[in-house]
């Protein structure tokens, strides 16, 4: 700064709410040094109550009386009471009421008023009255109250003048739009003033002289009139708040003619007359609120808000009401009524803080019972002057704005941080003086002291600035606005330490803006929430082309207004600032007047392009009524025929003269094929066929009408299917319903049965995914194809209402279609693009299309339609991954077939689980734990158990020369000890007693780790670079064909190119060459021992000498490459067959394990962070366990025999080992093995190969098969075979006769069968690695099964189907609505009583003036008294009106408690099932209707927001 971040995802875009950042107000936590400044401070709740003091009084120059002063009848002064007069209608509160002319803001009174103020003009003659105080005398508890007397006034009254008012009337004149106005004159009626008082001066006169009168001048007053100024009152226009779940209100109501009333109009009252008025432009009804200048916030526009301060309004405990008065219906005046509260002698009477303090209360919250009238103002006064909680000061509060501080320098310690000396400097701060001020404070100045007196509060995970420090904690106890932190290393909690904000202030918390999440500016509705089911149409909105006039909106000019404060600017002035003060300018509106007329709008003439009407020929499941017709289907008659028929994955209910044929017959529904992204229709919808009536649409017509249009809130019609009522009808289907089956169930899917119902008349209902999920109407913007109708023109023409074509219109579709939009899929002249007009809707999800109201239905339910309360997401469109009981291809003996031989049964060995046990250390656990941890443990190994013994490097303290530790003898302890205790002796310096801290730990964590392994993976993938495309996340490349063990290659392609797998390189074996020859070879020679032969000879073995040809060793090197042919195949990669060739297409067999997954394994092989033990969890000894055994599993060995067992004899490896060893030969034993011992540090010496052959023999039996078990005797390792070793011999001879479901390995030197080394190792191998030896069967082949690759597809999955989710039901908490009955409040209406008040009768008591009578004496204008009358005061009954207020009744609206009932949210592992997401295993959904423990189930209809396979069609 016109501003963004955080959060839904694996991931991305979008839609959307929520948070968060800022700003204000108001209260709160922690903390506070100063000063200015402001209009700041019981608003917000309870307009709730109020103790106590003050908050209106003045005037002696109107008066009368009273008291003081030295106090006397004077004078002056003072004070009290009282009569009078002005002021207490103003100032100060406060916001309950109030949606109204209450305000604002223009205008209006020709319908009006005014004390005090000011200006002119005129005026004040004359008579009478009464009364308070004071005194006296009563009531009464008080409050307060009668009665009598009296000299008073600017008090009161009468008269009379002026005047004034209505009504007529004259004549000229004034204003004005317009005379009803005004001015003047007459006339009549009526009302009708006044205080000549008070005070100064100054003369005069009188006198009883203390005063009195009169005169003059001035002030103050007094009356009428007129005008002004200023203040009020009334009436109008305009403006400014929710609620339609308020839709109709009203009877004085609208108007209208008399009259009352009023200052004044008016229906403001009344009587009468007419029946009108308001009302979707929102009336009445309800909720809520004083209303403005302004205040906040924002860029506006607007939204909120209205506390102080200005202006208006309105209240004064809650209501009524009038009196006085210029002014009130007055409240610091009265009267009445409710209600409170106080006093009281119970008779009665007082009271009213929303004035200032100030107390209670309620609340989350708000001060001092303070000075003072100086100052501004106000009320009185003639003035001085009272008075005034208005005000001006102070006081408390961080309430808000501004301003400033809490220090600066130098040296030393100190890694820093901060500490210490020392100087400086004074805001502040403490003390003084002046000055300020009403009087203080505060401020100012000035002097002193003296760094002194002064820093917090939030905050460090992310947004969001500050830790990847310690320490505690251990899903605990915290935090957290939102995300989200905490389950043992936590940057996220407590904390300490550092750091970060801001800073006398910061956080918290509520409300506001923040929000283009209400869109005027400035949103939006296919699929995110959002288009009404369609149509017609009322009001409203909106409108085609020309002319002419008006001037309604608009535009312009000018006048007026639009207080002040505020706000912007700019001066000036307090130091500065914030304030203050002066100018200017906005103050966005309104009203008057003039003017313009291009657009709008109004009037009016006229066009025809809109829209209508006609007409013409043709289309068409368009509607409505009739009538005709067709196949199939059932049932029934009749006939032929026979076991069966029907049904399904398989079954079963069922049904039998059935099924099946043939002929008849009746019935109800339907309308095949045509048929078609083909027609009509407003939409629901419409489909044999002909009649009839009715309607629309589209072509063409240079006919007609002449703006009649569009849209459409309300409102009317139409409106699938299901449902409802009434009446028919019923073939077939078929909800419910009864049956079979399936199933753990199976209220289902599947079979067999069926009833509403589907059909038809009549009538109700009114909703659907009523969809294009796309509202109508008009124009404008590139095309290409198809299709159905009309026109028009060419061309063929078999001459048809033919066929082709082009070209216009209209409808209907589809494009890997332009431009444009879109969040994306996607739409794109049938727009979802461009613009216009009108109208409906939509504003996070859940609660809920629910509840409560109204309408509307027979019902069923429809339309309208909400809140408490809850969540951080709910959604939409893509991407990449997983998965699918989708889909296509392709692999593989830890996939299948097909073969072999096994395991699974038996005994034994060995491993594991269970379980025992003092202890059976631990660890592995599907595939990928169980002869695994090369782990065959006798002690050791050892990690367990049981028992005993030992050890602490460094430091601090303790102890120790009164002798440590340590040595010897001996005696206790003990199973034994050299331990440890004790006596002695030696010896000479340390020292395990405490407390840090070490050594050492198979002690814990493999979910801290490294390393190293298994797997997935005997797979063939896994990524990069640029380039290209996508808003993006991503895709492309890596995909199609072919091929290949292979992402192997070719080809093709918005890709080209590389990496790492693969392959190749590397080892072993196979063929041949080369070198190289000991200790191997080879016998060629000599020699020599030995044996066989009759002889020739030959065998063997020594020894010398001699070879490199063989054969071995063990170093090189050659060979295979699809190279050749011949077939396939795109001529390509290649694949098939063939030739050679030791070998073939990867020659065989190994090593060799891609990016990564599996928090997969190992802390017990090592290494290793962290945590823990540390005189024991360490070390060392000794005995014991790891071997225990009812049991289950894994994995081996023997075997059950004749292809064998026995016994004699015989023949043939390789590898590998061998010096505390292999060991030859020899002697000794029946063996085992024992005692001698050549050679060998090894191609020198040593180390039995067996299966196999050849003979005898057993002869199918638990055996001469098998060998467990047992018992007895022997050896041999070893310290030591008892738990618990191996061998020999003799006995003993168990099970077990080919192994249930289920399973494992295996494709050739392979499996099976056979032994033989070696590892471990003192002894011990059924194990593990090697080696050799005999040596087999099968493999069409596929994806069926199980795993995996690749492409495609759905998705509501992404810790990825061991997913995700749905409803019941239980338990618990929370808020709702329903509810019998019951409380409490309002309002309205009927009625009853009704207090003041006001009008009015009647009466009684006064009082004035009058008039008559009588009395009387002072003879008057006399006095008294009676009457009568005018005016007037009061008191009593009483009458009418009004009418608080209380009572009855009913009716409405609100609100509060409720047994009970109801569903909804919520709430880590409770229970049933499995609806929905993948064809979710029955496709899902909408509408309806039935059932059912749920979720759901079936029936009708409809939607595709369904997979998949095949067809047909269209389209590029």
């Nucleotide at each position: 700064a016109u501003a963004c971040c955080g959060g839904u995802u694996g991931a991305a875009c979008c839609u959307g709410c929520c948070g968060g950042a800022c700003c204000g107000c108001g209260a709160u936590g922690c903390u506070g040094g100063c000063g200015g400044g402001c209009u700041c401070a019981g608003c917000u709740u309870a307009a709730g109550a109020c103790a106590u003091g003050c908050a209106a009084g003045c005037c002696g120059a109107a008066c009368g009386c009273c008291g003081c002063g030295c106090g006397a009848u004077c004078c002056c002064g003072c004070g009290g009471c009282g009569u009078g007069g002005c002021g207490g209608a103003c100032g100060g509160c406060u916001c309950a009421g109030u949606a109204a002319c209450a305000c604002g803001u223009c205008g209006c009174c020709a319908a009006c008023c005014g004390a005090a103020c000011c200006u002119c003009g005129g005026g004040a003659g004359g008579a009478g009255g009464a009364u308070a105080a004071c005194c006296c005398c009563g009531g009464g508890a008080a409050a307060c109250u009668g009665g009598g007397c009296u000299c008073a006034a600017u008090c009161c009254u009468c008269c009379a003048u002026a005047g004034g008012u209505g009504c007529g009337g004259a004549a000229u004149g004034g204003u004005g739009g317009a005379a009803c106005c005004c001015c003047u004159c007459c006339g009549c009626a009526c009302c009708g003033a006044a205080a000549g008082g008070g005070g100064a001066c100054a003369a005069a006169g009188g006198g009883g002289c203390g005063c009195c009168u009169u005169u003059g001048u001035c002030c103050c007053g007094c009356c009428c009139g007129a005008g002004g100024a200023c203040g009020g009152g009334g009436c109008g226009g305009c403006g400014g708040c929710c609620c339609a779940u308020u839709a109709g209100g009203u009877u004085g109501u609208a108007g209208g003619c008399g009259g009352g009333g009023u200052a004044a109009c008016g229906g403001c009252c009344c009587g009468c007359c007419u029946a009108g008025c308001c009302g979707a432009u929102g009336a009445u009804g309800g909720g809520u609120a004083c209303g403005g200048g302004c205040c906040g916030u924002g860029u506006a526009a607007g939204c909120g808000g209205g506390g102080g301060c200005c202006c208006g309004g309105a209240g004064a405990a809650g209501g009524c009401c009038a009196c006085u008065g210029a002014g009130a219906c007055a409240a610091g005046g009265g009267g009445c009524c409710u209600a409170g509260g106080c006093c009281u002698a119970c008779g009665g009477g007082c009271u009213g803080c929303a004035g200032c303090a100030g107390u209670c209360g309620g609340g989350a919250g708000c001060c001092c019972u303070c000075c003072g009238c100086a100052a501004u103002g106000c009320g009185g006064g003639a003035a001085a002057c009272c008075g005034c909680g208005a005000c001006g000061g102070g006081g408390u509060g961080a309430g808000c704005c501004c301003g400033c501080g809490u220090g600066c320098c130098u040296c030393c310690c100190g890694a820093g941080a901060g500490g210490g000396a020392g100087g400086c400097u004074u805001u502040u701060c403490c003390c003084g003086a002046c000055u300020g001020u009403a009087a203080a404070c505060a401020g100012g100045u000035c002097g002193g002291g003296g760094a002194a007196u002064a820093a917090g509060g939030g905050g460090a995970g992310g947004g969001u600035a500050a830790g990847g420090c310690u320490g505690g904690u251990g899903c605990c106890a915290g935090c957290c606005g939102c995300c989200g932190c905490g389950g043992u290393a936590a940057a996220a909690c407590c904390a300490g330490c550092u750091c970060c904000c801001c800073g006398a202030g910061u956080g918290u918390c509520g409300c506001g803006g923040u929000u283009a999440u209400u869109g005027c500016u400035g949103g939006g509705c296919c699929u995110a929430a959002a288009g009404g089911g369609u149509c017609c149409g009322u009001a409203g909105c909106c409108g085609g082309g020309u002319c002419u006039g008006c001037a309604u909106g608009a535009c312009c000019g000018u006048g007026g207004u639009g207080a002040a404060a505020g706000c912007c600017c700019g001066g000036c002035u307090c130091u500065u600032a914030a304030g203050g003060u002066c100018g200017g300018g906005a103050c966005g509106g309104c009203c008057a007047c003039g003017g313009u007329u291009a657009c709008u709008g109004c009037a009016g003439a006229c066009c025809u392009a809109g829209g209508g009407a006609c007409c013409g020929g043709g289309a068409g499941a368009g509607g409505c009524c009739g009538g005709a017709g067709g196949u199939a289907c059932u049932u029934c008659c009749g006939g032929g025929c026979u076991a069966g028929g029907g049904g399904u994955g398989a079954a079963a209910u069922c049904c039998u003269a059935a099924c099946c044929c043939c002929g008849g017959a009746a019935g109800g529904a339907c309308c095949a094929a045509c048929g078609g992204u083909g027609g009509c229709g407003a939409a629901a919808g419409c489909g044999u066929c002909c009649g009839g009536c009715c309607a629309g649409a589209a072509c063409g017509g240079c006919u007609c009408c002449g703006a009649c249009g569009g849209u459409g809130a309300g409102g009317g019609a139409c409106g699938a299917a299901a449902g409802c009522c009434g009446g028919g009808g019923g073939a077939g289907c078929g909800a419910a319903c009864c049956g079979g089956a399936u199933u753990a169930g199976a209220u289902a899917c599947c079979c067999g049965g069926g009833u509403a119902g589907u059909c038809c008349c009549g009538g109700c209902u009114g909703u659907a995914a009523a969809c294009g999920a796309u509202g109508c109407c008009c124009g404008c913007u590139a095309g290409g194809u198809g299709u159905g109708g009309c026109a028009a023109c060419g061309c063929c023409u078999a001459a048809g209402u033919g066929g082709c074509g082009u070209u216009g219109c209209c409808g209907c579709g589809c494009c890997a279609g332009a431009a444009g939009g879109g969040a994306a899929g996607c739409c794109g002249u049938u727009a979802a693009g461009c613009g216009g007009g009108c109208c409906g809707c939509c504003g996070u999800g859940g609660g809920a299309g629910u509840a409560c109201g109204g309408c509307c239905g027979c019902a069923a339910g429809g339309c309208u339609g909400a809140a408490a309360c809850u969540g951080a997401a709910a959604g939409g469109u893509u991407u990449a991954g997983g998965c699918g009981g989708g889909g296509g291809u392709c692999g593989a003996c830890u996939a299948c077939a097909a073969u072999g031989c096994g395991u699974g049964g038996a005994g034994c060995c060995u491993g594991u689980u269970g379980c025992u046990u003092a202890a059976u250390u631990g660890g592995a656990u599907u595939c990928a734990a169980c002869g695994c941890c090369c782990g065959g443990a006798a002690c050791c190994u050892c990690a367990c158990c049981g028992g005993g013994g030992g050890c602490g490097a460094c430091a601090g303290c303790u102890c120790a020369a009164u002798g440590a530790u340590g040595g010897c003898c001996c005696c206790g302890c003990u199973a034994a000890a050299u331990a440890c205790g004790g006596u002695g002796c030696c010896g000479g310096a340390g020292u395990a007693g405490c407390u840090g801290a070490g050594a050492g730990g198979u002690g814990g964590u493999g979910c801290a780790c490294g390393g190293c392994c298994g797997u997935c993976g005997u797979c063939a993938g896994c990524u990069c670079g640029u380039g290209c495309u996508g808003u993006g996340a991503g895709g492309u490349g890596u995909c199609u064909g072919c091929u290949u063990a292979a992402g192997u290659g070719c080809a093709g392609c918005a890709a080209c190119g590389a990496g790492c797998g693969a392959g190749a390189c590397c080892c072993g074996c196979g063929c041949c060459c080369c070198u190289a020859c000991u200790u191997g070879c080879c016998u060629c020679c000599g020699a020599g021992a030995u044996c066989c032969u009759c002889u020739c000879g030959g065998g063997u073995c020594u020894c010398g000498g001699g070879g490199a040809a063989c054969a071995g060793u063990a170093g090189g090197g050659g060979g295979a490459c699809u190279g050749c042919c011949g077939g396939c195949g795109a001529c390509a990669a290649g694949c098939c067959g063939g030739a050679g060739g030791a070998a073939g297409g990867a020659g065989c067999g190994g090593a060799c394990g891609a990016c990564g997954g599996c928090a997969g394994g190992u802390c017990a092989g090592u290494g290793u962070g962290c945590c823990c033990c540390g005189a024991a969890u360490c070390c060392c000894c000794c005995g014991g366990g790891c071997u225990g055994c009812a049991c289950a599993c894994g994995g081996g060995c023997u075997a059950c025999a004749g292809g064998g067992g026995g016994c004699c004899g015989g023949u043939c490896a390789g590898a590998c080992c061998g010096u505390u060893c292999c060991a030859a030969c020899c002697c000794c034993g029946a063996g085992a093995g024992g005692g001698g011992g050549a050679g060998g540090u090894a191609a020198u010496c040593g180390g039995u190969a067996a299966a196999c052959c050849g003979g005898c023999u057993c002869g199918u039996g638990g055996u001469u098969g098998g060998a467990a078990u047992c018992g007895g005797c022997g050896g041999c390792u070893g310290c030591a075979a008892c738990u618990c070793g191996c061998c020999g011999c003799c006995g003993u001879g168990a099970a077990c006769a080919u192994g249930g479901a289920a399973u494992g390995c295996a494709u050739a030197g392979u499996a099976a069968c056979c032994g033989c080394g070696u590892g471990u190792c003192a002894c011990c191998a059924g194990c593990g690695c090697g080696c050799g030896g005999u040596g087999a069967a099968u493999a069409c082949g596929u994806c069926c099964c199980u795993c995996g690759g690749c492409c495609u597809u759905g998705c509501a999955c992404u810790c990825a189907c061991u997913g995700c989710c749905c409803g019941c039901c239980g338990c618990c908490g929370c808020a709702c609505c329903c509810g019998a009955c019951u409380g409490g409040c309002c309002u309205c209406u009927c009625c009853c009583u009704g207090a003041a008040g006001c009008c009015u009768g009647c009466u009684c008591c006064g009082g004035u003036g009058g008039a008559a009578g009588c009395a009387c004496c002072u003879a008057g204008u006399g006095u008294g008294u009676u009457u009568c009358u005018a005016c007037u005061g009061g008191g009593g009954c009483g009458g009418g009106u009004c009418g608080a207020a209380g009572g009855u009744a009913g009716a409405g609206g609100c609100u509060g408690g409720g047994a009970g009932g109801g569903g909804g949210c919520g709430u880590a592992a409770g229970g049933c099932g499995a609806a929905a997401c993948a064809a979710g295993g029955u496709g899902c959904c909408c509408g309806u209707a039935c059932c059912g423990g749920a979720a759901g189930g079936u029936g009708c209809g409809g939607g595709c927001g369904g997979a998949u396979c095949a067809c047909c069609u269209c389209c590029u």